[in-house]
RNA sequence: UGUAGUUCAGUGGUAAGAAUGCCAUAUUGUGGCUAUGGAGAUCUGGGUUCGAAUCCCAGCA
Numbered sequence: 001u002g003u004a005g006u007u008c009a010g011u012g013g014u015a016a017g018a019a020u021g022c023c024a025u026a027u028u029g030u031g032g033c034u035a036u037g038g039a040g041a042u043c044u045g046g047g048u049u050c051g052a053a054u055c056c057c058a059g060c061a
């Protein structure tokens, strides 16, 4: 240090977001570009708290 396939945000409060990638549709003679939509994640197990991605402990890498 560990959050989406990848790179990263997320200062305890309706909650998981961006970029890129992927899928579908439209556009195009085909592809690409572009537009719209969609799927996709909090390392594991405990603890604190009304409430944990966020604080604490242990473990794993």
Stems, first nucleotide, its partner, number of pairs: 001061002005020004013050001022038005043059005

Transfer RNA from Salvia splendens, 61 nucleotides, folded computationally. RNAcentral holds the sequence, with entries from Rfam. The source organism's lineage runs through Eukaryota, Viridiplantae, Spermatophyta, Magnoliopsida and core Calosphace. Rfam family: tRNA. By type it is a transfer RNA. Rfam links the family to the GO term triplet codon-amino acid adaptor activity. Its mean pLDDT, the model's own confidence on a scale to 100, is 81.